Predicted 3D model of a 74-nucleotide RNA (transfer RNA) from uncultured Ruminococcus sp. Model confidence (mean pLDDT): 81 of 100. Lineage of the source: Bacteria > Clostridia > Eubacteriales > Oscillospiraceae > Ruminococcus. Its Rfam family is "tRNA".
RNA sequence: GUUUCCGUAGCUCAGCAGGAUAGAGCGACCGCCUCCUAAGCGGUAGGUCAGCGGUUCGAAUCCGCUCGGGAACG
Numbered sequence: 001g002u003u004u005c006c007g008u009a010g011c012u013c014a015g016c017a018g019g020a021u022a023g024a025g026c027g028a029c030c031g032c033c034u035c036c037u038a039a040g041c042g043g044u045a046g047g048u049c050a051g052c053g054g055u056u057c058g059a060a061u062c063c064g065c066u067c068g069g070g071a072a073c074g
Stems, first nucleotide, its partner, number of pairs: 001073007010026004019057001028044005050066005
């Protein structure tokens, strides 16, 4: 340099044949339980869906460019 895959919560990821309020587990915080802790149970907060632009009535999802990471080839 070319091709290709990936980027969604603090972490690991799902959702990607366009439409529901953007979700799960772990973690954090609060409460219940307990003599205390752990475990268990309930709840709360936390997201520019990498960025910009386009298509569309409507985009995390489709298209283009850019950025970052991985792989293959040269």